[in-house]
Predicted 3D model of a 169-nucleotide RNA (glmS glucosamine-6-phosphate activated ribozyme aptamer) from Mesobacillus persicus. Its Rfam family is "glmS glucosamine-6-phosphate activated ribozyme aptamer". From the family's description: This entry contains a glucosamine-6-phosphate activated ribozyme that is found in the mRNA for GlmS. GlmS is an enzyme that uses fructose-6-phosphate and glutamine to generate glucosamine-6-phosphate. Rfam links the family to the GO terms regulation of gene expression and catalytic activity. The family's RNA type in Rfam is riboswitch. Its mean pLDDT, the model's own confidence on a scale to 100, is 76.
RNA sequence: GGUUCAUUUAAAGCGCCAGGGCUAAUUCUGUCCGAACAAGAGAAUUAGUUGACGAGGUGGAGGUUUAUCGAGUUUUCGGCGGAUGCCUCCCGGCUGAAUAGCACAGCCGUGAUUCCUGCUUUAAAACAUUAGGGUAACUUAAUGCACAAAGAGAAGGGAAUGCUAAAAU
Numbered sequence: 001g002g003u004u005c006a007u008u009u010a011a012a013g014c015g016c017c018a019g020g021g022c023u024a025a026u027u028c029u030g031u032c033c034g035a036a037c038a039a040g041a042g043a044a045u046u047a048g049u050u051g052a053c054g055a056g057g058u059g060g061a062g063g064u065u066u067a068u069c070g071a072g073u074u075u076u077c078g079g080c081g082g083a084u085g086c087c088u089c090c091c092g093g094c095u096g097a098a099u100a101g102c103a104c105a106g107c108c109g110u111g112a113u114u115c116c117u118g119c120u121u122u123a124a125a126a127c128a129u130u131a132g133g134g135u136a137a138c139u140u141a142a143u144g145c146a147c148a149a150a151g152a153g154a155a156g157g158g159a160a161u162g163c164u165a166a167a168a169u
Base pairs, nucleotide, nucleotide: 014081015080016079017078019077020050021049022048023047024046025045026044027043028042029041031039053070054069055068059090060089061088062087063086064085091109092108093107094106095105096104099165100164101163102162103161113159114158115157116156117155119153120152121151127144128143129142130141131140132139133138
C1' cells in the first nucleotide's frame, strides 16, 4: 500500500463520477515567420479539477420515480444511487352547531373540514475583502452586504352531513 471480515461514525439540493467543461505534462498536426525561437489553433494519452445556494418536509407496511419552493447561473449541464414526496392499505385521531355511538364527507400523525383577507416566520450562496493550500484549473476558512417563494403559525370573516340515544327548553 492492497484485499476480506467485523464494529463505529457520517445524509437528504444528500453521496458518487466512465459523458462533457477546465488545467497541467508529453507527443503529433498544420498556420504565421527569411531561419530558429516565440506566439496562437487543433488532436491523442496520462493525471488533476469541476459537477446543488438555502427555505421546507418523516405514524407503520407495500408500491412508485423527472418527489415541494424560490435565489443564482459559463455546466446548479449530463449520468448513477438514495431520499421525509405521491398512491394503496393498516393503526390511532381531528372537524362537520353542546355529549355519546354508527355511517358518510374531508383531513391529520397532532391547534388535524374548506375558502378569503392581511400580519408574523434570522434565507444562504452568488458578490466584496482578507488569510491559507495548489505550477494551474480550483479549493478551505473568516469577515461584511442585501434580496425570495412555497409551506407553517396565530388572528378575523364566510360556508359545511344523516340517523339513534340521553339531557335541556